This is a predicted structure of a 123-nucleotide RNA (SAM riboswitch aptamer (S box leader)) from a soil metagenome.

RNA sequence: UCUUAUCCAGAGAGGCGGAGGGAACGGCCCGUUGAUGCCUCGACAACCUAUCGGCAACUGUCAUCAUUAGACAACCGCUGAAAAGGUGCCAAUUCCGACAGAUGGAUAUUCUGGUAGAUGAGA
Repeated sequence: UCUUAUCCAGAGAGGCGGAGGGAACGGCCCGUUGAUGCCUCGACAACCUAUCGGCAACUGUCAUCAUUAGACAACCGCUGAAAAGGUGCCAAUUCCGACAGAUGGAUAUUCUGGUAGAUGAGA
């Protein structure tokens, strides 16, 4: 950089440090009652790997003279559990918006899509 999935759920204490921070622009917030950040521990979650179950279209095997129905298996798939490993995450919906469309008297509101971004997995 590209592809793809998700992004209205969830989860904080201690230490260090000392001024900005929430990606960028606007807003609105957080912050010397110490934020952002870093470290330690803890939690949350369940994307990937491994594990244990459930289902069984296709497929394979068996059975049948043959077809249908049937039995077994389970690579892939769907789904549940758990949380060992790899990530992630623990103010505010990705904090809200920005662009387009719909709604509308409207630069208001609401809805839909998109852009940008974040994270996982793959390249």

The coordinates come from a structure-prediction model, not an experiment, and the mean pLDDT is 82. Of the family's consensus pairs, 94% are formed in the model. Rfam family: SAM riboswitch aptamer (S box leader). The literature on the family includes a 2006 paper in Nature by Montange and Batey, "Structure of the S-adenosylmethionine riboswitch regulatory mRNA element".